Transfer RNA from an Alphaproteobacteria bacterium, 76 nucleotides, folded computationally. It matches the Rfam family "tRNA". By type it is a transfer RNA. Lineage of the source: Bacteria > Pseudomonadati > Pseudomonadota > Alphaproteobacteria. The prediction has a mean pLDDT of 82.
RNA sequence: GGGGUCAUAGCUCAGUUGGUAGAGCGCGACGUUCGCAUCGUCGAGAUCAGGGGUUCGAUUCCCCUUGACUCCACCA
Numbered sequence: 001g002g003g004g005u006c007a008u009a010g011c012u013c014a015g016u017u018g019g020u021a022g023a024g025c026g027c028g029a030c031g032u033u034c035g036c037a038u039c040g041u042c043g044a045g046a047u048c049a050g051g052g053g054u055u056c057g058a059u060u061c062c063c064c065u066u067g068a069c070u071c072c073a074c075c076a
Base pairs, nucleotide, nucleotide: 001072002071003070004069005068006067007066010025011024012023013022019056027043028042029041030040031039049065050064051063052062053061
């Protein structure tokens, strides 16, 4: 320098032809207990890496940028 994969909640990850963003763990409250744990119910939490474009409408399609991983090439 060129190619590929990826970036979504605090963490690990779903999201299938573009149409209201989800799960598990974790966190908070309540119930249960003498108390803790377990279990149950409820709740908070992400403008989807950043910018632009297409569209009535973009996490999803296109372009650019940033970062991570990986393959190839080059130099020595």